[in-house]
Molecule: transfer RNA
Organism: Candidatus Aenigmatarchaeota archaeon
């Protein structure tokens, strides 16, 4: 320089183009004399940006980050 894959809560990981869940982790509270454990309920996420579409995490382009590969 090229060509391919990936980017979702603080971490991990789902989601035929139709309401973005799960688990850990935080915070309450509830239980103990006290901590762990155990119940209950909150808070938090689609890398950016632009298009196709009645509707995009999903399909296209760019542009960032990371991995692999060839030169």
């Nucleotide at each position: 320089g090229g060509g391919c894959c990936u980017g979702u809560a603080g971490u991990c990981u789902a989601a035929c183009g139709g309401u973005a869940g799960g688990a850990c982790g935080u915070u309450a509270c509830c239980c103990u004399c006290a901590c762990a454990u155990g119940g209950u309920a909150a808070a938090a996420a689609u890398a950016g940006u632009g298009g196709u579409u009645c509707a995009a995490u999903u399909c296209c382009g760019c542009u960032c980050a990371g991995g692999c590969c060839c030169a």